[in-house]
Order: sequence, then structure tokens, then C1' cells
RNA sequence: ACUGUUAAAGGCAAACCCGCCGUAAUGCGGGGACGCAAAGCCAUGGGUCCAGCUUAAGGACUGCCAGGUUGCCAGUC
Repeated sequence: ACUGUUAAAGGCAAACCCGCCGUAAUGCGGGGACGCAAAGCCAUGGGUCCAGCUUAAGGACUGCCAGGUUGCCAGUC
């Protein structure tokens, strides 16, 4: 620098269930484990969702894609 086939260490946690905030989409805590090599971070571009209104301002999602940025382990050069 590149790659993620194997192993190990460590990490995250979909659906679903319970509780809480919120008009809602969502979010948070606990249980749970479908998956994830950035499923770490940033709403920057696209996209999606919600509420409201007619028309804009607004809210949410990074586990939809792209971009930016940092990084563990292993392998190859």
C1' cells in the first nucleotide's frame, strides 16, 4: 500500500417482546440474535420515511447508495 479466504481476541446488534419520550417517522433502556470487516463517526450529495400545509420553512433514517474521516485483527506485496 492492497485485500477480507481462514483462525483467534475484541466489537456492533435486525426481526420480535417489555418499559419510556414523541402527534408521527424515529429515539432511549432491558431482553434477544438476522446479520455486519467499518453495522465506528459526519445528514455532505442522492434516496426513503413522518408531520404539517399547499408551499415553503421543519423533523427522522448512516443496518439504502455514494462521499469524507479515523481505526482492530489477519493475510499478501
Predicted 3D model of a 77-nucleotide RNA (c-di-GMP-I-GGC riboswitch aptamer) from a Syntrophomonadaceae bacterium. NCBI's taxonomy places the organism under Bacteria, Bacillati, Bacillota, Clostridia, Syntrophomonadaceae. Its mean pLDDT, the model's own confidence on a scale to 100, is 80.